[in-house]
RNA sequence: CAAGGAGACUGGGCAGCUGCGUGUGGUCCUGUACCACUCGAGGAAAGUCCGAACUCCACAGAGCACGGUGCUGGGUAACACCCAGGCGGAGCGAUCCGGCGGAUAAGGGCCACAGAAACAAUACGCCUCCGGUUUGCUGGAGGUAAGGGUGAAAAGGUGGAGUAAAAGCCCACCGGCGAUCCUGGCAACAGGAUCGGCCAGGCAUCCCCCAUCGGGAGCAAGGCCAAGCAGCGAGCGACCCCUCUGGGGCACAGAAGCGGCUCGCUUCCACGCUCGCGGGUAGGCCGCACGAGGUAACCGGCAACGGUUAUCCUAGAUAGAUGGUUGCCGCCCGAUUCAUCGGGAACAGAAUUCGGCUUACAGGUCUCCUUGGGCA
Numbered sequence: 001c002a003a004g005g006a007g008a009c010u011g012g013g014c015a016g017c018u019g020c021g022u023g024u025g026g027u028c029c030u031g032u033a034c035c036a037c038u039c040g041a042g043g044a045a046a047g048u049c050c051g052a053a054c055u056c057c058a059c060a061g062a063g064c065a066c067g068g069u070g071c072u073g074g075g076u077a078a079c080a081c082c083c084a085g086g087c088g089g090a091g092c093g094a095u096c097c098g099g100c101g102g103a104u105a106a107g108g109g110c111c112a113c114a115g116a117a118a119c120a121a122u123a124c125g126c127c128u129c130c131g132g133u134u135u136g137c138u139g140g141a142g143g144u145a146a147g148g149g150u151g152a153a154a155a156g157g158u159g160g161a162g163u164a165a166a167a168g169c170c171c172a173c174c175g176g177c178g179a180u181c182c183u184g185g186c187a188a189c190a191g192g193a194u195c196g197g198c199c200a201g202g203c204a205u206c207c208c209c210c211a212u213c214g215g216g217a218g219c220a221a222g223g224c225c226a227a228g229c230a231g232c233g234a235g236c237g238a239c240c241c242c243u244c245u246g247g248g249g250c251a252c253a254g255a256a257g258c259g260g261c262u263c264g265c266u267u268c269c270a271c272g273c274u275c276g277c278g279g280g281u282a283g284g285c286c287g288c289a290c291g292a293g294g295u296a297a298c299c300g301g302c303a304a305c306g307g308u309u310a311u312c313c314u315a316g317a318u319a320g321a322u323g324g325u326u327g328c329c330g331c332c333c334g335a336u337u338c339a340u341c342g343g344g345a346a347c348a349g350a351a352u353u354c355g356g357c358u359u360a361c362a363g364g365u366c367u368c369c370u371u372g373g374g375c376a
Base pairs, nucleotide, nucleotide: 001372002371003370004369005368006367007366008365009364010363012329013328014327015326016325017324018323020040021039023037024036025035026034027033028031042347046358047357049356050355051354052353053352054218055217056216057215066214067213068212069211070210071085072084073083074082075081086100087098088097089096090095101209102208107207108206109203110202111201124147125144126143127142128141129140130139131138132137156174157173158172159171160170175199176198177196178195179194180193181192182191183190184189222286223285224284225283231277232276233275234274235273236272237271239249240248241247242246254268255267256266257265258264293312294311295310296309297308298307299306300305331344332343333342334341335340
């Protein structure tokens, strides 16, 4: 220098004017007004896929069902997350990818096309025997996986012995698998020794089996206050006056009962007013912003992470505020007379809160590493 690999960060800046929301303070004409100050989106606030906190409901114990997880060790409040390691695969390499228990604990299911055959059944071919025959062939019984070819996958490979033709049928060496043991490692696992011809496959990301874990619903959780209307209960009843929790004056309007009628007395529905009660709608408040919290240094650890000390307070709307505009600078694109001019702005956006994962993303910055080349 070129081509790559891994990780971390950033996500325009400054200033003026103006708009909106939270909080605090102040002012008055007390209005959800005005003024001042303060704070006001993200690395993913997203998908809502996992794991939790919190809240309410349920709950003797055990089992079944259903669902999640699935190499080992560690981290964590927890996890399907993270770190380290093992094994398998890819790459010259840095490094990357893996739902990675069981097909030899039992069972079911599937393996398209091609091919003789894809798991117990078949026959392109080869061989033996019996028969037919037009001597070209052909029927039946049996043996065989060696040969050819097919396929993603075909009886472990090479050589020999053997046979009618063949075959781990047998033998030598190599490979795999299993059993027992030794060594290293916490473990997954790795290396080695001896024995056994044990050698016809894959899929569990299909059911299933094994091990292990799991109550349900979710901030529209849940709690508090509580108009109006309806319900229930109590009291009062035209009108006037007073020293007004009361008393006095005056009058007799509704219905029913007593009564022939009036007066009078008693009771009360309805209506009106006042007060109270329980549940509770609209509405308001809490939950709700100090938390498994951020930053820095040191210590422990390979690391994830943990500990100690110091320091910081950093959105809280409720149909949803976080915006607009002007100037200068920076970035990108185009033009250029190299003075400058014109244009452009990634993905997106809080809604109970955290830890993760996944997905989207213009441009830019830094660190470490690999391979190849050049120069000294």
Predicted 3D model of a 376-nucleotide RNA (Bacterial RNase P class A) from an Anaerolineae bacterium. The RNAcentral record of the sequence draws on ENA. It is recorded under the gene name rnpB. NCBI's taxonomy places the organism under Bacteria, Bacillati, Chloroflexota, Anaerolineae. Model confidence (mean pLDDT): 75 of 100.